[in-house]
RNA sequence: GGGCAUUUGGCGCAGGGGUUAGCGCAUUCGCUUCACAUGCGAAAGGCCAGAGGUUCGAAUCCUCUAAUGCCCA
Numbered sequence: 001g002g003g004c005a006u007u008u009g010g011c012g013c014a015g016g017g018g019u020u021a022g023c024g025c026a027u028u029c030g031c032u033u034c035a036c037a038u039g040c041g042a043a044a045g046g047c048c049a050g051a052g053g054u055u056c057g058a059a060u061c062c063u064c065u066a067a068u069g070c071c072c073a
Stems, first nucleotide, its partner, number of pairs: 001072007010025004018056001027043005049065005
């Protein structure tokens, strides 16, 4: 230098154009217990790596940039 993949709460992931972005773990609160653990219920936490474009509508499609990983030179 070229190619490919990934980027979404604290962590691991889903969501592949449509009305408020979900799940598990973790955290906090409540119930259960003498207490702890387990179990059950609830809450807080992300506007989707950044910018631009297409569209009535973009986390999702396109372009550029950035970071990380792999391959080639």
Predicted 3D model of a 73-nucleotide RNA (transfer RNA) from a bacterium. Rfam family: tRNA. It is annotated as a transfer RNA. The coordinates come from a structure-prediction model, not an experiment, and the mean pLDDT is 85.